[in-house]
Context: one part of a larger RNA
RNA sequence: GCGUGGGGGUAGCAAUACUCCCGACGGCGACCGGCGCACGGGUGAGUAACGCGUAUGCAACCUUUCCCAGACAGGGGGAUAGCCCAGGGAAACUUGGAUUAAUACCCCGUAGGCCAGAAGAGGGCAUCCUCGUCUGGUUAAAGUUCCGGCGGUCUGGGGUGGGCAUGCGUGCCAUUAGGCAGUUGGUGGGGUAACGGCCCACCAAACCGACGAUGGCUACGGGGUCUAAAAGGAUGGUCCCGCACAUUGGAACUGAGACACGGUCCAAACUCCUACGGGAGGCAGCAGUGAGGAAUAUUGGUCAAUGGGGGGAACCCUGAACCAGCCAUGCCGCGUGGAGGAAGACGGCCCUACGGGUUGUAAACUCCUUUAGCACGGGAAUAAACUCAGUCACGCGUGACUGAUUGAAGGUACCGUGAGAAUAAGCAUCGGCUAACUCCGUGCCAGCAGCCGCGGUAAUACGGAGGAUGCAGGCGUUAUCC
Repeated sequence: GCGUGGGGGUAGCAAUACUCCCGACGGCGACCGGCGCACGGGUGAGUAACGCGUAUGCAACCUUUCCCAGACAGGGGGAUAGCCCAGGGAAACUUGGAUUAAUACCCCGUAGGCCAGAAGAGGGCAUCCUCGUCUGGUUAAAGUUCCGGCGGUCUGGGGUGGGCAUGCGUGCCAUUAGGCAGUUGGUGGGGUAACGGCCCACCAAACCGACGAUGGCUACGGGGUCUAAAAGGAUGGUCCCGCACAUUGGAACUGAGACACGGUCCAAACUCCUACGGGAGGCAGCAGUGAGGAAUAUUGGUCAAUGGGGGGAACCCUGAACCAGCCAUGCCGCGUGGAGGAAGACGGCCCUACGGGUUGUAAACUCCUUUAGCACGGGAAUAAACUCAGUCACGCGUGACUGAUUGAAGGUACCGUGAGAAUAAGCAUCGGCUAACUCCGUGCCAGCAGCCGCGGUAAUACGGAGGAUGCAGGCGUUAUCC
């Protein structure tokens, strides 16, 4: 721009006629695509092993994102979700048709890379490694934009993270002495990022073992922690590093990375839904429930900070994290008052009892202080950035400066003022070990007890009282380690 269709208005009973709109931006949502989900968080079941620790090696390896350097991005194609239409099912979900986009997918071209072959140069650490030349084979890319950027592809280097191999170290039992057939090695292949019986075909008959093989039992390992003068013994909770696991067992897919806690498939046990045909689930994440148990907390707040993922950014997500709640569970600190106060009150207890001793400067009483608590008032740091606005500089998209903005904890910490000793002490022990003693009751009874042992009529050992000793917001018992 054209068309279909829809909506509004006017006229009309209506059919209908005329006319206007269906644009941009933003928010939200599903879907396609990208990145992440392999980190972070939990647990210690398995594992006596190159699992871990330590020291090496890889001339036998990989590495998304990040950094540096070089080169490049030309041409073309077919689909598919969503949306629309129709259907099945109780549900979970699902089938068919039509149509459409991409940084989704595919093809061609070119580069470099890789592979094979050929002659060559240099080097080393045994297999070998590196470099450059020729021939053949194979294989790249993606746009978007505010024009500044943000991205894409290949190669080389770096960084980070991993993989593999090896020396040494790493429980108990010999009342476990022989074990082993892919077993040990070779040749050739397959597989892998890569070496390798890792797997396979064939060949040989080896290999391990009293320097403890094999078997059984137990156990995540280390830094560390407890104890001890040390040597050692015991232990591995919180924190850090590594490993393993994710209802049980098995398997691969995707991907740089998983054989994948909150992915997939299969099997099993269990729980739940069902229209009986069929489906759903996995707290050893944070809270929370039940059960078990001697016993272990809130279904809290915030992304403000730190960190992580995505994004150009705004921002979004984050039970990581930071905070708050509960618990004397531990450690540390503080308080429950200080000074004075006697021919030594009352009461209690004891004695040799008209009197003494002790409780005891303890109390009363006088003066003083006010931590913590209470009341009132003020009131944080943790915040600097990102971002936005402005100014400046130059290498022109980066940097510097200025301003604005952001606090869950929290009106918390902290500070000031006020009143008033006010609001705040228990538990165990007192025969010896072992600090601390008398009276009464009881009478081998009741009882105590870690060991020795107490109690049968004068019990410092039982029970009570007075006094004392030791610790103290705790004390004592039990279990356990040195």